[in-house]
């Protein structure tokens, strides 16, 4: 890295409208609207590192200013999520290749 097993948080059973059905039901699927979640996945940035440039210098460096690069459980909320169950799930932990 990968592969299967354990253990895994948050937040509307919202509104309205469309389809479905041996079950009519707080069923099941879609569109939309508002409202919230943060932990698939994306985006954003500190100091560091590196380049350009100016200024000082006791020539050994310093310090400014711009550009690139740039972590995360931070941050944005674009995808994603939002009774319960069930799926999914960052991250953990033994183990297998």
């Nucleotide at each position: 890295c990968u592969c299967g097993c354990u253990g895994g948080a948050g937040a509307g059973a919202g509104g309205c409208c469309c389809g479905u059905c041996a079950u009519c039901g707080a069923g099941c699927g879609g569109g939309u609207c508002c409202a919230c979640c943060g932990a698939a996945g994306g985006g954003g940035c500190a100091a560091g590192c590196g380049g350009c440039u100016c200024g000082c210098c006791a020539c050994g460096g310093c310090g400014g200013g711009c550009c690139g690069u740039c972590a995360a459980u931070c941050u944005c909320u674009c995808a994603g999520g939002u009774a319960a169950a069930g799926c999914g799930g960052a991250c953990a932990g033994a183990g297998g290749g």